[in-house]
């Protein structure tokens, strides 16, 4: 210096070909238990890295940028 891969909820990560942002644990609440832990049920919680374009509509496509891993020099 060039390629390419990841970036989505507190953690791990799904989201197929643009159309409703979710899953497991984790958290609050009730219930159950002598208690605790496990189960049952209901609930919160997200500027999808950042900025720009395209389109009626972008997590998803295009530029262009930042952290990260990797390969190639």
């Nucleotide at each position: 210096g060039g390629a390419g891969g990841c970036a989505u909820a507190g953690c791990u990560c799904a989201g197929c070909c643009g159309g409703g942002a979710g899953a497991g644990c984790a958290c609050u609440u009730g219930c159950u238990c002598g208690a605790c832990a496990a189960g049952c049920a209901a609930g919160g919680g997200g500027u999808c890295g950042c900025u720009g374009g395209u389109u009626c509509a972008a997590g998803u496509c295009c530029a262009g940028u930042u952290g990260u891993c990797u390969c190639c020099a």

Predicted 3D model of a 73-nucleotide RNA (transfer RNA) from Kineothrix alysoides. Rfam family: tRNA. By type it is a transfer RNA. Model confidence (mean pLDDT): 83 of 100. NCBI's taxonomy places the organism under Bacteria, Bacillati, Clostridia, Lachnospirales, Kineothrix.